[in-house]
Molecule: c-di-GMP-I riboswitch aptamer
Organism: Syntrophomonadaceae bacterium
RNA sequence: CACCUGUAAAGGCAAAGUCGUUGAAAAACGAUGACGCAAAGCUAAAGGGGCUAAGGCGCGACCAAUCUGGGCGUUAGAGCCAGCCAGCUGCCAGU
Numbered sequence: 001c002a003c004c005u006g007u008a009a010a011g012g013c014a015a016a017g018u019c020g021u022u023g024a025a026a027a028a029c030g031a032u033g034a035c036g037c038a039a040a041g042c043u044a045a046a047g048g049g050g051c052u053a054a055g056g057c058g059c060g061a062c063c064a065a066u067c068u069g070g071g072c073g074u075u076a077g078a079g080c081c082a083g084c085c086a087g088c089u090g091c092c093a094g095u
Base pairs, nucleotide, nucleotide: 004094005093006092012037013036017032018031019030020029021028022027035083041088042087043086047085048084049081050080051079055075056074057073058072059071062070063069
C1' cells in the first nucleotide's frame, strides 16, 4: 500500500414516536428520543428501484350541475427517498 474480516478500544451516526417550522404532498430542517447501523459518510437528469401529484392531460360510471366543480385515473428532464439495491470515498484493529 492492497485485499479480506470485524473480537477490542476511541469514537461516530440516529429509526419510530412526540413538539415546532417549511411544503399541495412525498418529505426536509431543528429539538427530544434510541430501533438499529462497520460505512446509517457522500452521490438522486447524467445506474437501478420506490414515494408524492400542486400543476398538466383524460374521464365510461358516481355526486353535483351548466360557473363547471367534487371525485377517479394518469403524469416528475434537475419534486422527494441513499436506514432499498448500487457507485465513490473512509477511521481503527486483526489474519